[in-house]
RNA sequence: AAAGAUAAAGCCAAACCUGUUGAAAAGCAGGGACGGAAAGCUACGGGUCUUUAGAGACAGCCGGGUUGCCACUU
Numbered sequence: 001a002a003a004g005a006u007a008a009a010g011c012c013a014a015a016c017c018u019g020u021u022g023a024a025a026a027g028c029a030g031g032g033a034c035g036g037a038a039a040g041c042u043a044c045g046g047g048u049c050u051u052u053a054g055a056g057a058c059a060g061c062c063g064g065g066u067u068g069c070c071a072c073u074u
Base pairs, nucleotide, nucleotide: 001074002073004070011036012035016031017030018029019028020027021026034060040066041065042064044063045062046061047058048057049056050055
């Protein structure tokens, strides 16, 4: 450096429910686990969604950029 959820220690948290913010998509907090080897960050490209058509949202849609843990193996 590569590879890897059938190693270990850990980590994150879908749907749904409650509260709250927002016009909405959706976000935040708590509960909860469908799953995840980057399901960490980033809206750069595509895509999807919302819209009061001005603007916004989604990184757990795909790709890119960037950072990180680790036994065995190469």

c-di-GMP-I-GGC riboswitch aptamer from Desulfocapsa sp., 74 nucleotides, folded computationally. The prediction has a mean pLDDT of 85. The sequence was found by an Rfam model in a public genome assembly. Rfam family: c-di-GMP-I-GGC riboswitch aptamer. Rfam links the family to the GO term cyclic-di-GMP binding. Taxonomically the source falls in Desulfocapsa (Bacteria, Thermodesulfobacteriota, Desulfobulbia, Desulfocapsaceae).